RNA sequence: CAAGCAGUCCGGAUGAUCGCGCGUGCAAGCGCCGCAAGGCGGCAUGUGAGGAAAGUCCGGGCUCCACAGGGCAGGGUGCUGGGUAACACCCAGUGGGGGUGACCCCAAGGCAAGUGCCACAGAAAUGUAGACCGCCUGGCACCGGUAGGUGCCGGGUAAGGGUGGAACGGUGCGGUAAGAGCGCACCAGCGGUCAGGCGACUGGCCGGCUAGGUAAACCCCACCUGGAGCAAGACCGAAUAGGGAGGCAAUGGAGUGGCCCGCUCCGCCUCCGGGUUGGUUGCUAGAGGCCCCAGGCAACUGGUGGCUCGAGAGAGAUGAUCAUCGCCUUCGGCCGCGAAGGUACAGAACCCGGCUUAUAGGACUGCUUGCUUC
Numbered sequence: 001c002a003a004g005c006a007g008u009c010c011g012g013a014u015g016a017u018c019g020c021g022c023g024u025g026c027a028a029g030c031g032c033c034g035c036a037a038g039g040c041g042g043c044a045u046g047u048g049a050g051g052a053a054a055g056u057c058c059g060g061g062c063u064c065c066a067c068a069g070g071g072c073a074g075g076g077u078g079c080u081g082g083g084u085a086a087c088a089c090c091c092a093g094u095g096g097g098g099g100u101g102a103c104c105c106c107a108a109g110g111c112a113a114g115u116g117c118c119a120c121a122g123a124a125a126u127g128u129a130g131a132c133c134g135c136c137u138g139g140c141a142c143c144g145g146u147a148g149g150u151g152c153c154g155g156g157u158a159a160g161g162g163u164g165g166a167a168c169g170g171u172g173c174g175g176u177a178a179g180a181g182c183g184c185a186c187c188a189g190c191g192g193u194c195a196g197g198c199g200a201c202u203g204g205c206c207g208g209c210u211a212g213g214u215a216a217a218c219c220c221c222a223c224c225u226g227g228a229g230c231a232a233g234a235c236c237g238a239a240u241a242g243g244g245a246g247g248c249a250a251u252g253g254a255g256u257g258g259c260c261c262g263c264u265c266c267g268c269c270u271c272c273g274g275g276u277u278g279g280u281u282g283c284u285a286g287a288g289g290c291c292c293c294a295g296g297c298a299a300c301u302g303g304u305g306g307c308u309c310g311a312g313a314g315a316g317a318u319g320a321u322c323a324u325c326g327c328c329u330u331c332g333g334c335c336g337c338g339a340a341g342g343u344a345c346a347g348a349a350c351c352c353g354g355c356u357u358a359u360a361g362g363a364c365u366g367c368u369u370g371c372u373u374c
Base pairs, nucleotide, nucleotide: 001370002369003368004367005366006365007364008363009362010361012325013324014323015322016321017320018319020048021047022046023045024044025043026042030041031040032039033038050345054356055355057354058353059352060351061350062229063228064227065226069261070260071259072258074225075224076223077222078221079093080092081091082090083089094108095106096105097104098103109220110219114218115217116214117213118212132161133160134157135156136155137154138153139152140151141150142149143148169187170186171185172184173183174182188210189209190207191206192205193204194203195202196201233281234280235279236278243272244271245270246269247268248267252266253265254264255263288308289307290306291305292303293302294301295300326343327342328341329340330339331338332337
C1' cells in the first nucleotide's frame, strides 16, 4: 500500500418564524360541547419515533377463565457445560465441514428396538443379498507334434473388469488350485480395559470382531409444555323487552383447545327479536439506563456504591417554511476554490429479552494474508 475477517458508534447539524401532544409550575372557578359520566379552552417552561419502530418467527411480564389439581393424547426442543425471568436466544467447549489464514457454518441423541424407502442402471441394493464378463479346478468328448486349445456337465471364488450416489471395511505385502482378514503392517469402524476431563469427548493398550444409506422417514429415548389475549381486563354514565318460540335435564348439564379422573356450581342449548354502541382507565418508574468496584475465560452476576428520568397518541401528536453548514457523486480548476445533483432503510400504539430481513454513506478498534521498503 492492497485485499480480507470480527466488532463498536453515527446515520444529518444549527438558527429563526409559525403550528401540534404530554409533564411541571402559575393562572382561572369563567366560557363552550354533552341528557349524563366527562371533555376542551390561558401563560411560562421542559420534553416528544428506531437500529431496526419492520416481520409476527420465538420467549416472557401482565390480565381474565378460576378457588383450579393430576394424567393421557397433542405440541416443542435435541452434542456437553454454563448464563438468563425464560427461550429455538447468548457464552465457552467437543465432534464434523469450508477457507492459505484471521474466521465462518452444522435440522449435531438413537438404524444390532421395530416398521418402511433406495427410481433407473446393474448379476445383485430384504442380512452374510449377489454371478454379467471373468479366474481356478474335476469328469466326458473333439482337435493337436508337444505345451495346450474348444465345447458340455459339476465344484470352488468375489481379488480383477463392468453398472451405479453407494456393491457389505480401505491400501499394500504374503499366501492359495484360483481367491478371500485366510495371515501380517498401517488406517477406519466396533468391542474390552486403563488414564485425563463436571461432561460432550480425547489418548494409550488389547482383540481379526467388520454390522450400506436414509429418522429434514414413521418411530424410540431425554427434557419442557393449561387456554385466550390490551379488541385482555376494570370503573362510571345512559338506555332497554326480567321479551317470544322450541329442545335437553340429576344415571344430567355447565365450567377458555381435545379425552379421563378429581373439584365447583345448579341449570344448559338453538332460533327470532329489542337496548347500549358514550366516557375514564389499563398506558409507561422499569427483569430501566449510564458510570465505578468486586467475581467470572466469557455470556453474565453481586454492591445498604454514585448519577439519572421518560413519547404516551386515541382515525391516532412528534410538523411546515426559510437560511447556513455537514457528507457523497460528477465536472472544472489558479489546490483544501467554484458549479450542478443527491442525501439510505424507514414512523411508537401494553411493555420487555431475542432472532430474521431492509439499509445512501461516514468514523474507529483489533486481527489475517500478499506486495514493497528499511

Bacterial RNase P class A from a Clostridia bacterium, 374 nucleotides, folded computationally.
Its mean pLDDT, the model's own confidence on a scale to 100, is 80.
It was read from a public genome assembly, where an Rfam model found it.
The source organism's lineage runs through Bacteria, Bacillati, Bacillota and Clostridia.